[in-house]
This is a predicted complex of two RNAs, RNase P RNA and transfer RNA, with 442 nucleotides together. The prediction has a mean pLDDT of 78. It holds a member of the Rfam family "Bacterial RNase P class A".

RNA sequence: AAAGUCCGCCAGACAGUCGCUGCUAUUCUGCGUUUAGGCGUUUGAGUAGGGGAGGAAAGUCCGGGCUCCAUAGGGCAAGGUGCCAGGUAACACCUGGGCGGCGUGAGCCGACGGCCAGUGCAGCAGAGAGUAGACCGCCAACCCCGAUUUAUCGGGCGGUAAGGGUGAAAGGGUGCGGUAAGAGCGCACCGCGUGCGUGGUAACACGUUACGGCAUGGUAAACCCCACUUGGAGCAAGACCAAAUAGGAACCCACUAGGUGCUGCCCGCACUGGGUUCGGGUAGGUCGCAAGAGGUCUGUGGCGACGCAGACCCUAGAUGAAUGACUGUCCACGACAGAACCCGGCUUAUGUGGCGGGCUUUCUCA
RNA sequence: GGGCCGUUAGCUCAGUCGGUAGAGCAGCUGGCUUUUAACCAGUUUGUCGUGCGUUCGAUUCGCACACGGCCCACCA
Numbered sequence: 001a002a003a004g005u006c007c008g009c010c011a012g013a014c015a016g017u018c019g020c021u022g023c024u025a026u027u028c029u030g031c032g033u034u035u036a037g038g039c040g041u042u043u044g045a046g047u048a049g050g051g052g053a054g055g056a057a058a059g060u061c062c063g064g065g066c067u068c069c070a071u072a073g074g075g076c077a078a079g080g081u082g083c084c085a086g087g088u089a090a091c092a093c094c095u096g097g098g099c100g101g102c103g104u105g106a107g108c109c110g111a112c113g114g115c116c117a118g119u120g121c122a123g124c125a126g127a128g129a130g131u132a133g134a135c136c137g138c139c140a141a142c143c144c145c146g147a148u149u150u151a152u153c154g155g156g157c158g159g160u161a162a163g164g165g166u167g168a169a170a171g172g173g174u175g176c177g178g179u180a181a182g183a184g185c186g187c188a189c190c191g192c193g194u195g196c197g198u199g200g201u202a203a204c205a206c207g208u209u210a211c212g213g214c215a216u217g218g219u220a221a222a223c224c225c226c227a228c229u230u231g232g233a234g235c236a237a238g239a240c241c242a243a244a245u246a247g248g249a250a251c252c253c254a255c256u257a258g259g260u261g262c263u264g265c266c267c268g269c270a271c272u273g274g275g276u277u278c279g280g281g282u283a284g285g286u287c288g289c290a291a292g293a294g295g296u297c298u299g300u301g302g303c304g305a306c307g308c309a310g311a312c313c314c315u316a317g318a319u320g321a322a323u324g325a326c327u328g329u330c331c332a333c334g335a336c337a338g339a340a341c342c343c344g345g346c347u348u349a350u351g352u353g354g355c356g357g358g359c360u361u362u363c364u365c366a
Numbered sequence: 367g368g369g370c371c372g373u374u375a376g377c378u379c380a381g382u383c384g385g386u387a388g389a390g391c392a393g394c395u396g397g398c399u400u401u402u403a404a405c406c407a408g409u410u411u412g413u414c415g416u417g418c419g420u421u422c423g424a425u426u427c428g429c430a431c432a433c434g435g436c437c438c439a440c441c442a
Base pairs, nucleotide, nucleotide: 001362002361003360004359005358006357007356008355009354010353012330013329014328015327016326017325018324020052021051023049024048025047026046027045028044030041031040032039033038054336058347059346061345062344063343064342065341066234067233068232069231073267074266075265076264078230079229080228081227082226083097084096085095086094087093098112099110100109101108102107113225114224118223119222120219121218135164136163137160138159139158143156144155145154146153147152172190173189174188175187176186177185191214192212193211194210195208196207197206198205199204238287239286240285241284248278249277250276251275252274253273258272259271260270261269280441281440282439294313295312296311297310298309299308300307301306331334367438368437369436370435371434372433373432376391377390378389379388385422393409394408395407396406397405415431416430417429418428419427
């Protein structure tokens, strides 16, 4: 210098004008109260100050807080997660490690427990598809029959998983011996399993003059087994105030050993009818609702995720639902998209790109 | 805002503990009829919403996405 890889930050900037929506202060006004002064009040309007979308606010896919149902209870069923250890409020997330795969490398990717507990599945093709299998091929030693040149030939009974062929998959691999031909049949090496030893918290790794000739093919995003784990509903949860009425009708279920809460069943607890349809009324306000598993900085423990301590900061809160429009200047010419109870994640969408840092490979120069 | 379903032929729907997808209507061809309808016979039709994965093999199993639809205020 080029190419690459990982991490972090930025999501147009500045100025002016006009708006929108909360908060605070203040003025006028309305209302209530009081004899009055005054006091209270989001009734409305004005003025001033200050705040006003995101990295995904999204999908609602996980986890938690919060609220009600029992303080969230017991058993079965059903579901979820799935290498190991740690972090965390919790997780399917994150960190570190192991194993496997890809890459020269930095690095990246992995639903990665168990088919030597059991059951099931494998169309077509193929001889045979899971306690294997003779279609072609190879052999014909032994036994039987026939021929005969009596050293042989043909057939039969057979043997054989080396080779071919089928298939996604054909029951360890290579070599030597062995044999009629073959075969873990024997042996050596490699692989595999079991045991033991060493290291490691563990996953696992390494070793072994030990044992086993291999018994253990695939599939668990098939049932299942093992370990851990999950109560239900959701802010339209829920609490309070105010207003209003036909405080209703029909049908069905049930009759206290019942019904509902409690989304499958039993027990238990609480409450005392429940459901569907039709009809009636209100569609107003306050809280929940913005100080939180909050942020920034420093110190400290840890490889790290993260924890602990101290200081400082307050940063949207609507309910027809706000954050916009225009003008000018500049550049790299501006994407996806917008809160609605709140957080931690994951996933998906995202244009031009820009900046900073760590590392790798190749080339060049010194 | 929250909860829950669906997507298969032109239309309405089946199908599934994974083995190559059907029915009715519609369409097309022929017959019958003077002709049409009806009727009879025959016949065509699918990226199984899209993508990625598991598997030898996916409409079916898993994940992500897209599109469409339904329900939910309070009082008594």